[in-house]
A computed fold for a 69-nucleotide RNA from Sciurus carolinensis, annotated as transfer RNA.
Its Rfam family is "tRNA". The family's RNA type in Rfam is transfer RNA.
Lineage of the source: Eukaryota > Chordata > Teleostomi > Dipnotetrapodomorpha > Sciurus.
The sequence is in RNAcentral, with records from Rfam.
RNA sequence: GGGCGUGUAGCUCAGUGGUAGAGCACCUGUUUAGCAUACAUGAGGCCCUGGGUUCAAUUCCUAGCACCA
Numbered sequence: 001g002g003g004c005g006u007g008u009a010g011c012u013c014a015g016u017g018g019u020a021g022a023g024c025a026c027c028u029g030u031u032u033a034g035c036a037u038a039c040a041u042g043a044g045g046c047c048c049u050g051g052g053u054u055c056a057a058u059u060c061c062u063a064g065c066a067c068c069a
Stems, first nucleotide, its partner, number of pairs: 003068001005067003010024004018055001026042001028040003048064005
């Protein structure tokens, strides 16, 4: 310098223009003598940052930042 690469929960990742989900992890309860397992419940996201388009943007456009080969 280039890239029709990536950026969303603590971690690994889905997701679609109309108030964001899963698995694991975590809290609490049941089960156990206890632990693990199992089951149930719950908490946790200004969707990397700024700007633009739109009635409405996590999603589209654009610049930047970080990372990737």